Context: one part of a larger RNA
RNA sequence: UUGGGCGUAAAGGGCGCGUAGGUGGGAUAGUAUGUCCGAGGUGCAAACUUAUGGCUUAACUGUAAGCUUGCCUUGGAAACUGCUAUUCUUGAGUUCGGGAGAGGGAAGUGGAAUUCCUGGUGUAGCGGUGAAAUGCGUAGAUAUCAGGAAGAACACCGGUGGCGAAGGCGGCUUCCUGGCCCGAUACUGACACUGAGGCGCGAAAGUGCGGGGAGCAAACAGGAUUAGAUACCCUGGUAGUCCGCACUGUAAACGAUGGACACUAGGUGUUGGUCUCUAUGAGAUCAGCGCCGCAGCUAACGCAUUAAGUGUCCCGCCUGGGGAGUACGACCGCAAGGUUGAAACUC
Numbered sequence: 001u002u003g004g005g006c007g008u009a010a011a012g013g014g015c016g017c018g019u020a021g022g023u024g025g026g027a028u029a030g031u032a033u034g035u036c037c038g039a040g041g042u043g044c045a046a047a048c049u050u051a052u053g054g055c056u057u058a059a060c061u062g063u064a065a066g067c068u069u070g071c072c073u074u075g076g077a078a079a080c081u082g083c084u085a086u087u088c089u090u091g092a093g094u095u096c097g098g099g100a101g102a103g104g105g106a107a108g109u110g111g112a113a114u115u116c117c118u119g120g121u122g123u124a125g126c127g128g129u130g131a132a133a134u135g136c137g138u139a140g141a142u143a144u145c146a147g148g149a150a151g152a153a154c155a156c157c158g159g160u161g162g163c164g165a166a167g168g169c170g171g172c173u174u175c176c177u178g179g180c181c182c183g184a185u186a187c188u189g190a191c192a193c194u195g196a197g198g199c200g201c202g203a204a205a206g207u208g209c210g211g212g213g214a215g216c217a218a219a220c221a222g223g224a225u226u227a228g229a230u231a232c233c234c235u236g237g238u239a240g241u242c243c244g245c246a247c248u249g250u251a252a253a254c255g256a257u258g259g260a261c262a263c264u265a266g267g268u269g270u271u272g273g274u275c276u277c278u279a280u281g282a283g284a285u286c287a288g289c290g291c292c293g294c295a296g297c298u299a300a301c302g303c304a305u306u307a308a309g310u311g312u313c314c315c316g317c318c319u320g321g322g323g324a325g326u327a328c329g330a331c332c333g334c335a336a337g338g339u340u341g342a343a344a345c346u347c
Stems, first nucleotide, its partner, number of pairs: 004318003007301002012315001014201004021194003025088007034080001035077008048066007091191001092188003095184005103177007110154001114150008125136002162169002206247006215241002220236004258314006266292012296303002320347003329340004
């Protein structure tokens, strides 16, 4: 390579936008690139196959045909594919009317709690644990009341609820802004799908510079525990956690399930629309989010109209375990490191 695969055995890129490329809806006409049919030429020899001959046979060998699956020339076919032209509306998009939402960015603002500060009351303990101790406290703590300051996070509502491509998003108000759903039919007329490279986004931790710092808390210190205890528990506590700008580019970035389209029993709950009716309710339908379940699939578990079923198109990836996501090289990064990614050897 052929073939077989990728939820859990190895294997779906973290996610999007999109270039090249690949693939692509209905109709008509033309063309003849692929495709199909005929004819001609060529397709070395040997080998091989078939037929037949020569050594007594065979091996061996002569002759003839085939084979040489291809290429070229030429004549034709026009269903499919391609191309050209015209056209259509169902795919896709635009328009109009409604709708829901923690989607994103910025500014402002609120209450509870925590800690600290000031003052009042008040006195000997507080705190912490399995039990203690370190620690705090007669220089007046803990408790309690009043006032003030600061930073961070938003109880209840809150929901197998919602939104977002993913990461993710939750007090309230305002401004700016993206997407989605339903209904209507007016318009464009295949404008589509996927997407190697590329570009952008991307939790936490980490990095640089400047702020901020209440609580929490790697490191660190002390107290315990223990044979030891560089831990688990306790008292403290610095980076960090927060904000701005820039970098990093990784995660069990998970539904461990790439995207698009079509088809294939149902039942039940819920979110947002629309429609109908006998209307506090019921039903139909579209778009989501869950559960159960048939056919089918699966090694089983399970999946099952939100497929892991049945098909088509495109991309990514896998090929025994270890060595190893290592070495080397290259690219990226301030660094930490990241991306790409072997082999010897060994079982």